[in-house]
This is a predicted complex of two RNAs, RNase P RNA and transfer RNA, with 504 nucleotides together.
Rfam match: Bacterial RNase P class A. Clan: RNaseP clan.
RNA sequence: CCGGGCGGUCGCUGCCGGCCUGCGAACGACGGCUUCGGCUGGGCUGCGCAGGCAGGGAGAGGAAAGUCCGAACUCCGCAGAGCGGUGUGCCGGAUAACGUCCGGGCAGCGGCCUUCAAAGGCCGUGGACGGAAAGUGCCACAGAGAAUAUACCGCCUCGAGCAAUCGAGGUAAGGGUGAAAAGGUGCGGUAAGAGCGCACCGCGCCUCCGGUAACGGAGGUGGCAGGGAAAACCCCACACGGAGCAAGACCAAAUAGGGGAGGAACGCCUUUCGGGGCGUGCGUGCCGGCUCGGUGCGCCACAACUUCCGGGUAGGUCGCUUGAGCGGCACAGCGAUGUGUCGCCUAGAGGAAUGACCGUCGCCCGUCCCUUUGUGCCUGCGUUAAUCGCGGGUAGAAAGGGACGGGGACAAAAUUCGGCUUACAGG
RNA sequence: CGGGGCGUAGCUCAGCCUGGUAGAGCAUCUGCUUUGGGAGCAGAGGGUCGGAGGUUCGAAUCCUCUCGCCCCGACCA
Numbered sequence: 001c002c003g004g005g006c007g008g009u010c011g012c013u014g015c016c017g018g019c020c021u022g023c024g025a026a027c028g029a030c031g032g033c034u035u036c037g038g039c040u041g042g043g044c045u046g047c048g049c050a051g052g053c054a055g056g057g058a059g060a061g062g063a064a065a066g067u068c069c070g071a072a073c074u075c076c077g078c079a080g081a082g083c084g085g086u087g088u089g090c091c092g093g094a095u096a097a098c099g100u101c102c103g104g105g106c107a108g109c110g111g112c113c114u115u116c117a118a119a120g121g122c123c124g125u126g127g128a129c130g131g132a133a134a135g136u137g138c139c140a141c142a143g144a145g146a147a148u149a150u151a152c153c154g155c156c157u158c159g160a161g162c163a164a165u166c167g168a169g170g171u172a173a174g175g176g177u178g179a180a181a182a183g184g185u186g187c188g189g190u191a192a193g194a195g196c197g198c199a200c201c202g203c204g205c206c207u208c209c210g211g212u213a214a215c216g217g218a219g220g221u222g223g224c225a226g227g228g229a230a231a232a233c234c235c236c237a238c239a240c241g242g243a244g245c246a247a248g249a250c251c252a253a254a255u256a257g258g259g260g261a262g263g264a265a266c267g268c269c270u271u272u273c274g275g276g277g278c279g280u281g282c283g284u285g286c287c288g289g290c291u292c293g294g295u296g297c298g299c300c301a302c303a304a305c306u307u308c309c310g311g312g313u314a315g316g317u318c319g320c321u322u323g324a325g326c327g328g329c330a331c332a333g334c335g336a337u338g339u340g341u342c343g344c345c346u347a348g349a350g351g352a353a354u355g356a357c358c359g360u361c362g363c364c365c366g367u368c369c370c371u372u373u374g375u376g377c378c379u380g381c382g383u384u385a386a387u388c389g390c391g392g393g394u395a396g397a398a399a400g401g402g403a404c405g406g407g408g409a410c411a412a413a414a415u416u417c418g419g420c421u422u423a424c425a426g427g
Numbered sequence: 428c429g430g431g432g433c434g435u436a437g438c439u440c441a442g443c444c445u446g447g448u449a450g451a452g453c454a455u456c457u458g459c460u461u462u463g464g465g466a467g468c469a470g471a472g473g474g475u476c477g478g479a480g481g482u483u484c485g486a487a488u489c490c491u492c493u494c495g496c497c498c499c500g501a502c503c504a
Stems, first nucleotide, its partner, number of pairs: 001427002004361007012059002015056002018053007030041004061410001065421002068419005073244004085240005090104005105129001106127001108125006130235002135233002138228002152175002154171007183201006202224001203222008248318004258309005265280006281299007325344008363407011375395008428500007437453004447484001455471005477493005
């Protein structure tokens, strides 16, 4: 980087148009009856919904995964600033953005070249590579001593003692402990030692030069101060509001509840003064084609009933796939990438569809067979100083061809992109 | 689909923040006690700290990846 190709049959999920059947609301061709007011049959045609039939066309990935980063989009919040929190961390660039990518630097590891060796050069590989000289804390056990250093053994000096040894002091070169012991090597020096002095290396500081920078080189200077660890707290610089398509927007049934408006009363009796009953009337719902009639509820009120409005559930629609899109070519750039131009449309379902079988080709594995090449062993003939040449048999190897059998992973969209990480037969 | 939490002994949990000995209760085993059992007393055993890698002298603890389990959000008039 790729992750089977082609063809056929059956099936699954959307989409497109066609036909048939049923239902609905329209519109009502064409009729029938008529008291000419109407009543009624009927169902052309198109529309919507549901079902069926046959057809056309489309249909998972390099990771669709983990949800670890970064964005788009949407809602909420928001004058501004600070505290707090989280993340990133050599330098430069790419990008919508990033913790990603590209280029470079530095230190590490491995290999090669070179060299007596080191230094050096080249290639590859991985690097969570700001600060330990701001501060606080930690470094178990062992060890004399673990960060204001330290004297256990040893070494040296002095004193005591006949001696073994003891005491006082010096010393970080040697031993020992440890992951780590306070610059390293050598020479000088010293009582023994020590950057105590010197040379080289390392380190810090200063200056100059090269480079956009990280950094590199050269010179000077300082006797060395500054062990590790920030994937301890922390400091410095920079960035960041929160939630996530189950975000959110629109339409909107029934039931319940909220708000507004409309809306019809008189008489008599009784009362424990709350109310109750009767009659007539009125309003309204239901039955009824209408009147009449029957029946329920209510009659001055927060009621029944009618009507309107708003929120909003079920349900439906959108968000939903044309996009920081994919492919080719040209140009710019070391590169990531960008610009221009031409061409293409490539799932959008929504508890969730892409599957199964067959044929053929291709790939991989195993067994067997054949051919070629070179090799070992045995053997025959010829030849030679050793040897070598030709032929036969046999063993295993490589390459090619054929037959048979087997295998084909990891895993599957669910708002969409850019990355990272993880899984993966085989090539 | 999205978000959050937890894995330590047979079971239930502490230890993790602030790295250095892995602990508690119940359970198991042994002994004592008892005629025997239970209870009690004394003692013992038992751990890849879910897995892998890294940082560090040193990791249950800090960081990264990964596996498994649990919970929450569609939901409201």